[in-house]
Formats: sequence, structure tokens, C1' cells
RNA sequence: AAACGGCAAACCAUCGGAAACGUUGGGACGCCAAGCCACCGGCCGCACGGCCCCGGAUUAAGGGGGUCAGGUAGCGGGGCUGCCGAA
Repeated sequence: AAACGGCAAACCAUCGGAAACGUUGGGACGCCAAGCCACCGGCCGCACGGCCCCGGAUUAAGGGGGUCAGGUAGCGGGGCUGCCGAA
């Protein structure tokens, strides 16, 4: 390379969640590690709570923004495991 095959985006239904998103069933845009792991970078989300900032004010309350906790392995890197078998 080929073959045996495997997975399954959008969308619909369903359940969980604040949300991002995930589960199950249908469905196939794609993939060939689209099998597994959030370690690094990115991206998405941030209700309740923590921290920081803005603003307010005597102190505060209420408000706004950022961030942690969350998600994405079908964003990239990295790690672990594995099927087929030509030359």
C1' cells in the first nucleotide's frame, strides 16, 4: 500500500449540567489509533464559592471585569496501550 475491520462530526431524540460540554439511541462529516490519559500550550465556559481588580462608600451592601475549580484527547505537542500485514 491493500484487506479484515473499527470509530463516528453536524443534526434529531433522551438524560445530566448554570454553562462549556457529556451519556444513551438514531445518524455519517470525516478519521486509521477519531483507543486511553488534561502533563504542556491553545480554545470554550465561569451559576454557587475562593482570590484579585474596577467602581461605590465612613465601613459596607448591591454591581462590573479577570482568574481558580469545569470542559475539549475530533486543536496541537507529549505519555501509555493496541489491530492488520505488502515490500

The RNA shown here (c-di-GMP-I riboswitch aptamer) has 87 nucleotides and comes from a marine eukaryotic metagenome. The sequence is in RNAcentral, with records from MGnify. Of the family's consensus pairs, 95% are formed in the model. The prediction has a mean pLDDT of 81.